[in-house]
RNA sequence: ACGGGUAUAGUUUAGUGGUAGAACAUGGGUCUCCAAAACCUAGAGUGUGGGUUCGAUUCCUACUACCCGUG
Numbered sequence: 001a002c003g004g005g006u007a008u009a010g011u012u013u014a015g016u017g018g019u020a021g022a023a024c025a026u027g028g029g030u031c032u033c034c035a036a037a038a039c040c041u042a043g044a045g046u047g048u049g050g051g052u053u054c055g056a057u058u059c060c061u062a063c064u065a066c067c068c069g070u071g
Base pairs, nucleotide, nucleotide: 001070002069003068004067005066006065007064010024011023012022013021018054026042027041028040029039030038047063048062049061050060051059
């Protein structure tokens, strides 16, 4: 320099155009003499800009970061 891949919650991840889910973690509660465990509950997310579309996490594009490969 060129090619490819990935980017969703604090973490690990699901989601192929129509209300963004789960687990763990965190806060609160129930239970308990206390604690742990268990159960209930709450908050928290689509990397950034632009385009297509009635509607974009999803399709296109540029950039950014990381990973892999070629030379």